[in-house]
RNA sequence: GACCCUGAGGGGCAAACCAAUUGUAAGAUUGGGGCGCAAAGCGUUGAGUCCAUGCAAUCGCGUGGAUGGUCGCGUUGCCUGG
Numbered sequence: 001g002a003c004c005c006u007g008a009g010g011g012g013c014a015a016a017c018c019a020a021u022u023g024u025a026a027g028a029u030u031g032g033g034g035c036g037c038a039a040a041g042c043g044u045u046g047a048g049u050c051c052a053u054g055c056a057a058u059c060g061c062g063u064g065g066a067u068g069g070u071c072g073c074g075u076u077g078c079c080u081g082g
Stems, first nucleotide, its partner, number of pairs: 004082002012037002017032006035069001041075003046071002048067008
């Protein structure tokens, strides 16, 4: 470092939904609320999905944006039974 089994304690985050604010929209922020998460911490110059717009013409493509709780990748962290 990898894999397998097992997994205590102290904790952390916060889905849907509701309210307010904000954005053309996707969505985001704050408060409430907990579905879940061993990275559901951080990072958007890989992919996917979504929105806007232009071009196509009905296959799709370009540009900008959103999504890190869609995945990949990078990076940091808590605990310690084999």
The prediction has a mean pLDDT of 81. The RNA shown here (c-di-GMP-I riboswitch aptamer) has 82 nucleotides and comes from a Phycisphaerae bacterium. The sequence was found by an Rfam model in a public genome assembly.